[in-house]
RNA sequence: GGGGAUAUAGCUCAGUUGGUUAGAGCGCUUGCUUGACAUGCAAGAGGUCAUAGGUUCGAGUCCUAUUAUCCCCA
Numbered sequence: 001g002g003g004g005a006u007a008u009a010g011c012u013c014a015g016u017u018g019g020u021u022a023g024a025g026c027g028c029u030u031g032c033u034u035g036a037c038a039u040g041c042a043a044g045a046g047g048u049c050a051u052a053g054g055u056u057c058g059a060g061u062c063c064u065a066u067u068a069u070c071c072c073c074a
Stems, first nucleotide, its partner, number of pairs: 001073007010026004019057001028044005050066005
């Protein structure tokens, strides 16, 4: 220099051809349970879906550029 993959909650990840509110597990907070802890149960907080633009009535999803990480080729 060329090509490819990935980027969604604190962590690991889903999100089925673009459609009605963006989710799960673990973790965190509060309450119940216990003599206390753990387990269990219930509720809750937490997200500019990497960044910027574009297409569309509508974008996490499609298109373009950029950034970061990883892989392959030279």
Predicted 3D model of a 74-nucleotide RNA (transfer RNA) from Caldicellulosiruptor bescii. RNAcentral records the identical sequence in 2 taxa. Taxonomically the source falls in Caldicellulosiruptor (Bacteria, Bacillota, Caldicellulosiruptorales, Caldicellulosiruptoraceae). The coordinates come from a structure-prediction model, not an experiment, and the mean pLDDT is 80. The RNAcentral record of the sequence draws on ENA and Rfam. Its Rfam family is "tRNA". By type it is a transfer RNA.